A computed fold for an 84-nucleotide RNA from an Oscillospiraceae bacterium, annotated as transfer RNA. Taxonomically the source falls in Oscillospiraceae (Bacteria, Bacillati, Clostridia, Eubacteriales). Model confidence (mean pLDDT): 80 of 100. Rfam family: tRNA. The family's RNA type in Rfam is transfer RNA. The sequence was found in a public genome assembly.
RNA sequence: GCCGCAGUGGUGGAAUCGGCAGACACCAGGGACUUAAAAUCCCUUGAUAGCAAUAUCGUGCCCGUUCAAGUCGGGUCUGCGGCA
Numbered sequence: 001g002c003c004g005c006a007g008u009g010g011u012g013g014a015a016u017c018g019g020c021a022g023a024c025a026c027c028a029g030g031g032a033c034u035u036a037a038a039a040u041c042c043c044u045u046g047a048u049a050g051c052a053a054u055a056u057c058g059u060g061c062c063c064g065u066u067c068a069a070g071u072c073g074g075g076u077c078u079g080c081g082g083c084a
Stems, first nucleotide, its partner, number of pairs: 001083007010026003019067001028044005046057004060076005
């Protein structure tokens, strides 16, 4: 230098015919059970604003296509692998 793969909440990791982003698990918080605890079970758990309902933003970064993009196209950064 060229080619391929990957990048998503606090963590791992789904969603690949373009159609509710974050399933599922872990961590964390609250509760039930218990004399108390452990274990088990239930609920909550991206960010900002708001009393709340809700609104806006959010898939490495920038731009584009589209009614609609994590997903498609262009560029770019980082990591891993291959070729030279």